[in-house]
Context: one part of a larger RNA
């Protein structure tokens, strides 16, 4: 992993509502006992007890009252309203308390055959090396002391097997192994290794210390109990239809992934009526947001003026004078604000009135769930006018909502799917193929822009709009002229239009500068403004706005969803058309209202059940609520079965569904239906558990 089969709200007591009954100012008995019975049971006795029919006070007490209190006509609490005992059901509590999971905690007892250490007794160690102290000899000394030979054999000495360890590397890592293997490495007379026997244990030993180590288990061993420990955590909790249908907020919470109470949902009873909520509509309110504004309170800019300081300067004090310095307050312009406002909206808010309205509205009472919310638009805080960021508000969806579009895509556009139709018409969106369904008219783009972006840059281009030049010929080209005083003056080594520095005249002239710019060592040279001709019609600058170009780099291969597209981009415009589970048509199912009828009940108001018309509603997660299916067994009643029960296997067929189930085959002895009743009562899922495979 599949298949099979096991597998999770239970049972008891109290208490609270609800539905049924049975008595009723009352209701009931427990243990017990008798009587019938095999025996389950059944009956009939037990009035002890409990509850209820009074309450008020701490209490004496008092009583429809009664405490406070001197006392009230005063406040609390009652006097009004029927309970009580059973069976069923929903929920609460105690109890393992829906199952199934802890690490843990505490007792009882078994472990030192592993390992730590200790003790008690044996045991082991190749081989070579190095050569303490002692001693002898000889030198040597006044004796020593030294000193050289020998000798001698010390050492947690050295080398390196056996033996103990386990440094590096590789290999293995569902292994040959639950710690190995080779290759390499330390130690190898030692604080050395190891045999046997024996001691010390669970808050305990034992430890050359690493929280190690005590039998593959150790920051408290293993067994068994207490034991179903406890788990505010996580999994998992089994048929089937129907009707409703949430919340992810507030308070408070040793509380933040939990809870209690409110809010949001269910169900049931009652009530209220022009009442109640939601919309329209109208009237009437309160109000400081947005915006505006500078009148406050406080920021900030220039300006004149200024009162007060500064600096120079005069002065023996007194004093003055100067000032392109600084500058309070006031006055002018022209700004800024969540904690500013002379002002001041839209919208929401409230509060009447009116319409609408099988919609809703209120009160009690039974069950919840839910208090992790997500993103979108708008209005703020926070962060960087970041973030699929946080945090409020306030609308939507999603959460719990399928469909049709956004190529795919909870949160975005459309639109809320009872079923069933090879009918029809729309909604966002689209109509060239993929791919349903199209055309026309005007304009635009030429970059595949469309089909990612910005600062910035640009004689792309379409439309204004405002300036100046233009048949007295403009803009551009081309042709000639562009000159004199003069080399202007100063300055310079020169400074002749063109290094600077001042002036910037005057003449001739159709124009021609004391010179735009290249250029010389100065000068020359070029060119340019400026003026003639030539041509002949527009031409230049500034600015506003459609669309477009550059700016433009990312990692397996590209792309607009692809293909293609000059429209099949884009803007504006017209008439179509396609498209959803939308709406609308035809059948039909169910709830629920209303109207009509059947039949039972009635306390005569209704109720209840069956049917016929009509009208509305019928996505759903958590979750209330309702109505069935199926299984095992029990009771009563009609029944089926060896002319074939049950189970098995194929299966017409019917039911909106669990599921029913004719017939055939198998199979060989029980077994449906009804009507009750009582459950060990329904599994694809719990890294369930068992079994086969």
């Nucleotide at each position: 992993g599949u298949c099979c089969g096991c597998g999770a709200g239970u049972u008891a007591u109290u208490g609270u509502c609800g539905g049924c009954a049975g008595c009723g100012a009352g209701g009931u008995u427990a243990a017990g006992g008798g009587c019938g019975g095999a025996g389950a049971c059944g009956u009939c006795c037990g009035g002890a007890g409990c509850c209820g029919a009074a309450g008020c006070g701490a209490a004496a007490g008092c009583g429809a009252g009664u405490g406070c209190g001197a006392a009230a006509c005063g406040c609390g609490c009652g006097u009004c309203c029927a309970g009580u005992u059973g069976c069923c059901g929903g929920c609460c509590a105690u109890a393992g308390a829906c199952c199934c999971g802890a690490a843990g905690c505490c007792g009882u007892g078994u472990g030192a055959u592993c390992u730590a250490c200790c003790c008690a007794u044996g045991g082991g160690c190749a081989g070579g090396c190095c050569g303490a102290a002692g001693u002898c000899g000889c030198c040597g000394u006044a004796a020593a002391a030294g000193g050289c030979g020998a000798u001698g054999g010390a050492g947690g000495g050295c080398c390196g097997a056996a033996c103990c360890u386990g440094u590096g590397a590789u290999g293995g890592c569902u292994g040959a192994a639950a710690a190995c293997a080779u290759c390499u490495a330390g130690g190898a007379u030692g604080a050395c290794c190891u045999g046997u026997g024996g001691g010390u244990c669970g808050g305990a030993g034992c430890g050359a210390a690493a929280g190690a180590c005590u039998u593959a288990u150790c920051a408290a061993a293993c067994u068994c109990g207490g034991u179903g420990a406890u788990a505010g955590c996580u999994g998992g909790u089994u048929c089937u239809c129907c009707u409703c249908g949430a919340a992810a907020u507030a308070a408070c919470u040793u509380u933040a992934g939990g809870g209690u109470u409110a809010g949001c949902c269910u169900g049931c009873a009652c009530g209220a009526a022009u009442g109640c909520a939601a919309g329209g509509c109208g009237c009437g309110g309160a109000g400081g947001u947005a915006g505006a504004g500078c009148a406050c309170u406080g920021a900030a800019u220039g300006g004149a003026c200024u009162a007060g300081g500064g600096a120079u300067c005069u002065u023996a004090c007194c004093g003055g004078a100067u000032u392109u310095c600084c500058g309070a307050a006031g006055c002018c312009a022209a700004u800024c604000a969540a904690a500013c406002u002379u002002c001041g909206a839209a919208u929401g808010c409230c509060g009447c009135g009116u319409c609408c309205g099988u919609c809703a509205c209120g009160u009690g009472c039974g069950g919840a769930g839910a208090u992790a919310g997500a993103c979108u638009g708008u209005g703020g805080g926070g962060g960087a006018u970041a973030a699929g960021c946080u945090u409020c508000a306030u609308a939507g969806u999603c959460a719990a909502a399928a469909u049709g579009g956004a190529a795919a895509c909870a949160g975005c556009c459309u639109a809320g799917a009872c079923c069933g139709c090879c009918a029809g018409u729309u909604a966002a969106g689209g109509c060239c193929c993929c791919u349903a369904a199209a055309a026309c008219c005007g304009g635009u783009u030429g970059a595949g822009u469309g089909a990612c972006u910005a600062a910035g840059g640009a004689u792309g281009u379409g439309c204004g709009a405002u300036c100046g030049c233009u048949g007295a010929a403009a803009c551009a080209g081309c042709u000639a002229g562009g000159a004199u005083g003069u080399u202007g003056g100063c300055u310079u080594a020169g400074a002749g239009g063109c290094a600077g520095c001042c002036a910037c005249c005057a003449u001739u002239u159709a124009a021609a500068c004391a010179g735009u710019g290249c250029g010389u060592a100065a000068c020359a040279g070029c060119u340019g403004a400026c003026u003639a001709g030539u041509c002949g019609a527009g031409c230049g600058a500034u600015u506003g706005u459609g669309c477009g170009c550059c700016g433009a780099a990312a990692a397996u291969g590209a792309u607009c969803g692809g293909g293609a597209c000059u429209a099949a981009g884009c803007c504006g415009g017209u008439u179509g058309c396609c498209g959803a589970a939308g709406c609308u048509g035809c059948g039909g199912g169910u709830u629920c209202c209303g109207c009509g009828u059947u039949c039972c009940c009635u306390g005569c108001g209704g109720g209840g059940u069956g049917u016929g018309c009509g009208g509305a509603g019928c996505g759903g997660u958590a979750g209330a609520g309702g109505a069935g299916c199926g299984u095992c067994g029990c009771a009563u009643g009609g029944g089926c079965g060896u002319c074939g029960a049950a189970g098995c296997g194929c299966a017409a067929g019917g039911g909106u569904g669990a599921c029913c189930g004719a017939g055939c085959g198998u199979g060989g002895a029980g077994c449906g239906c009804a009507u009750g009743c009582a459950a060990g009562c329904g599994a694809u899922u719990a890294u369930g558990c068992g079994g086969a495979c």

RNAcentral holds the full RNA, with entries from SILVA. A computed fold for a 693-nucleotide part of an RNA from a bovine gut metagenome, annotated as large-subunit ribosomal RNA, domain II. Its mean pLDDT, the model's own confidence on a scale to 100, is 86.